[in-house]
């Protein structure tokens, strides 16, 4: 340099819900591509009133894996 992807907010739709999809939008990203590996958060569920279980969500929390443009050294 060429592109890329999309925060909050708004519309519509699924879900109990965190939170996903679609369009709009653009706060911001050099891996804001993939992925639920480990930790952490936030839901639901029983319990408990300690601590701990079980199910699910966040990949744009951190770290970790695997692949990637264009360019100076």
């Nucleotide at each position: 340099a060429a592109g890329g992807c999309a925060a909050a907010c708004c519309c519509g739709c699924c879900g109990u819900g965190a939170g996903g999809c679609g369009g709009g939008g653009a706060c911001g990203c050099a891996a804001a591509g993939c992925c639920a590996g480990a930790g952490g958060u936030c839901u639901c569920g029983g319990g408990c009133u300690c601590a701990g279980c079980g199910a699910g969500a966040c990949g744009g929390c951190u770290c970790a894996g695997c692949u990637a443009c264009c360019g100076a050294a």